Record summary
Model confidence (mean pLDDT): 76 of 100. Bacterial RNase P class A from a Chloroflexota bacterium, 401 nucleotides, folded computationally. Rfam family: Bacterial RNase P class A. Rfam links the family to the GO terms tRNA processing, ribonuclease P activity and dimeric ribonuclease P complex. The sequence is in RNAcentral, with records from ENA.
RNA sequence: UAGGCUGACCGGGCGAUCGCGGCUCUACGCAUAAGCGCAAAGUCGAGGAAAGUCCGCACUCCACAGAGCAUGAUGCCGGAUAACAUCCGGGGCGGCGUAAGCUGCCGGAUCGGGCCACAGAAACAGGUAGCCCUCACCCCAAACCCCUCUCCCGAGGGGCGAGGGGAGAGCGGUGAUAGUGAAAAGGUGGUGUAAGAGACCACCGGCGCGGGCAGCAAUGUCCGCGGCCAGGCAACCCCCAUCAGGAGCAAGGUCAAACAGGAACGAGGGACUGCUCGUCCCAACGAAGUUCCGGGUAGACUGCACCGAGGCGCGCUGUGAAGCGCGCCCCAGACAGAUGGUCGCCGGCCAACGGGUAACUGUUGGCUUAACAGAAUGCGGCUUAUAGGUUGGCCUGGGGG
Numbered sequence: 001u002a003g004g005c006u007g008a009c010c011g012g013g014c015g016a017u018c019g020c021g022g023c024u025c026u027a028c029g030c031a032u033a034a035g036c037g038c039a040a041a042g043u044c045g046a047g048g049a050a051a052g053u054c055c056g057c058a059c060u061c062c063a064c065a066g067a068g069c070a071u072g073a074u075g076c077c078g079g080a081u082a083a084c085a086u087c088c089g090g091g092g093c094g095g096c097g098u099a100a101g102c103u104g105c106c107g108g109a110u111c112g113g114g115c116c117a118c119a120g121a122a123a124c125a126g127g128u129a130g131c132c133c134u135c136a137c138c139c140c141a142a143a144c145c146c147c148u149c150u151c152c153c154g155a156g157g158g159g160c161g162a163g164g165g166g167a168g169a170g171c172g173g174u175g176a177u178a179g180u181g182a183a184a185a186g187g188u189g190g191u192g193u194a195a196g197a198g199a200c201c202a203c204c205g206g207c208g209c210g211g212g213c214a215g216c217a218a219u220g221u222c223c224g225c226g227g228c229c230a231g232g233c234a235a236c237c238c239c240c241a242u243c244a245g246g247a248g249c250a251a252g253g254u255c256a257a258a259c260a261g262g263a264a265c266g267a268g269g270g271a272c273u274g275c276u277c278g279u280c281c282c283a284a285c286g287a288a289g290u291u292c293c294g295g296g297u298a299g300a301c302u303g304c305a306c307c308g309a310g311g312c313g314c315g316c317u318g319u320g321a322a323g324c325g326c327g328c329c330c331c332a333g334a335c336a337g338a339u340g341g342u343c344g345c346c347g348g349c350c351a352a353c354g355g356g357u358a359a360c361u362g363u364u365g366g367c368u369u370a371a372c373a374g375a376a377u378g379c380g381g382c383u384u385a386u387a388g389g390u391u392g393g394c395c396u397g398g399g400g401g
Base pairs, nucleotide, nucleotide: 001397002396003395004394005393006392007391008390009389010388012346013345014344015343016342017341018340020045021044022043023042024041026039028037029036030035047372051383052382054381055380056379057378058377059248060247061246062245071244072243073242074241075240076090077089078088079087080086091106092105093104094103095102096101107239108238112237113236114233115232116231128178129177130174131173132172133170134169135168137166138165139164140163144159145158146157147156148155149154186204187203188202189201190200191199205229206228207226208225209224210223211222212221213220214219252302253301254300255299261293262292263291264290265289268282269281270280271279272278310329311328312327313326314325315324316323317322347368348367349366350365351364352363353362354361355360
C1' cells in the first nucleotide's frame, strides 16, 4: 500500500423555542370529605433490536400421598447460570478457503419391526451372464485292434474311443470375473481348489476385548490378543439416559352501582284527581317504604413501575462464559393513545477558488439524522431487520528501509 477475516461499540452532541405523557409541589375553582378540573414550577420520558412470540424462568391461580403408564423435549465431554433447546472452553468425523477464518454433524443399527427411488438376478442371504462338476444325447476323431486289396510303402472299411465341438438337464458348486447401482460380503499378493472363496497365509485397513501412558472427562497414543469383517436409514417406529403437572397479567387480588334474591321493621299504599268525599286495584299468604345481608355484573383500584436474577464505574479471580467485592444512582409506562416539530451552532461530507514540494490549510457555497424500527407484568437467551460510522486483533500479496 491493495485485498480479506474477525471481535467490540455508536447509531448524533449542545443550545433556543413551541408542544405531549407520568410523578412531586404550589395557587385557584368545584366538593362535607375522599377527590376532580385547570395553570405555573421542578423532575423523568423507547430500542439495539422495544419486533417474531421460538426456548427458559420469576410471579399468580388451579391440581397434587407415593409410585407407574402415556405424551413431549433434550442427547460427544467439562463448565457457566435462577433456568434453558442459551452461552463458554474442549473432543471426534467431515466441507469451503493459499491463509486469517467460516461452517455441517454427534446416545444405540448385535432386542425387534419397517424402509432403501431408478437401474439391477438380487438392496441382505439372492443367483443374470460367466466359470467348474456330474448325467445322458448328437457330430468330428488321434492311437490301438480286426477285415479286404497290395511284393513292400500304403489305401479303403469296421470296432473301441483319448480328446474336441454342439445343444440340454441338475430344488449341483461358486461369489473370483462382467454388468446395475449412492451402496453388492474389507483391499493387495500368494497358498489352495473341479472352479472358487478369510477357506488358509503375509502385509495394510476396520471392529471388538485386555492393558500401559496423558487428560476431570469426551478422547488421544502405544502394546498385546481374536479372522471378528453380513451394507445404509433412528429427522420411521423402537431401545437407553435425563428433564417436564396444567393454564396464563384478559393470571390473580380488593372495593363495588343498577336489576334480581333474602331478612328485619313496617298497616296502609296506588289510580280516577290539584284538594275533600266516593269507587276500583294491591296489601297480615306482609303491599309501598326504610335499614341490613350474601354472592357478585358494569365500573374503579391493584398486580404495575421505587429496590430489581436492577443500572453505571472501578478492582480482584477465571483461557472464557461468568463470579466476588467496593462506590454511586433510582431510571419511561399506558384509555392497547405520550416520548414530537422548527431554528442555530458543533461535528461530518462534497464542490469551486487560493496558499503549500507534500502532509495540510484559508474563504465561499451546498448537503446533513437518515436505515431497521415504536415499550404494555418483568427478566435471561435465540432468531429476524438495520443507512451510515468508530475502533482492537489477525491473514495474504506487492513496494521501500

The gene name in the source record is rnpB.